[in-house]
RNA sequence: GCGGCCGUGGUCUAGGGGUAGGACCAGAGCCUUCCAAGCUCUUAGCCCGGGUUCAAAUCCCGGCGGCCGCA
Repeated sequence: GCGGCCGUGGUCUAGGGGUAGGACCAGAGCCUUCCAAGCUCUUAGCCCGGGUUCAAAUCCCGGCGGCCGCA
């Protein structure tokens, strides 16, 4: 330098056009004599810019970053 794959809360991950979902962590409550465990609730997220579309996390283009391959 070229090509491929990936980028979603603090962490891991699902969703590939129509309300962003789950698990862990954290906080609050219930339960318990207390703790742990269990149950309920809450906080918090689509890498950036542009395009297409009534509507974009999703499709297209460019950029940035990570991994892999080729040179």
Notes
The RNA shown here (transfer RNA) has 71 nucleotides and comes from Thermoplasmatales archaeon SW_10_69_26. Its mean pLDDT, the model's own confidence on a scale to 100, is 82. The organism belongs to Thermoplasmatales, within Archaea. The sequence is in RNAcentral, with records from ENA. Its Rfam family is "tRNA". Rfam classes the family as a transfer RNA.